[in-house]
C1' cells in the first nucleotide's frame, strides 16, 4: 500500500413519524415502482425490506 473477516460509526433499501430486526453499501457506492417502442401522450400500486404502533390519504360497514 493492497485483499479479507469481525467489531464500530454512517449510509441507503420508490412519499412522512418512532420501536424492533433483515438486508445491502462504503462514497467511482448501496438506492432512485410499473404499464406504455422510449426518457413520449396518457394510466396504475404502495406511506413498512418485514413486523407493530402514531400521522395523513384512499374504500366498504355501523353509530
Nucleotide at each position: 500500500u493492497c485483499u479479507c473477516g469481525c467489531a464500530u460509526u454512517g449510509g441507503c433499501g420508490a412519499u412522512g413519524g418512532g420501536g424492533u430486526u433483515c438486508g445491502c453499501c462504503a462514497a467511482c457506492g448501496a438506492c432512485c415502482g410499473c404499464c406504455g417502442a422510449a426518457c413520449g401522450a396518457g394510466g396504475c400500486u404502495g406511506a413498512u425490506g418485514a413486523c407493530c404502533c402514531c400521522u395523513a390519504c384512499g374504500a366498504g360497514c355501523g353509530u
Predicted 3D model of a 63-nucleotide RNA (Fluoride riboswitch aptamer (crcB RNA motif)) from Acidobacteria bacterium 37-71-11. The coordinates come from a structure-prediction model, not an experiment, and the mean pLDDT is 77. NCBI's taxonomy places the organism under Bacteria, Pseudomonadati, Acidobacteriota.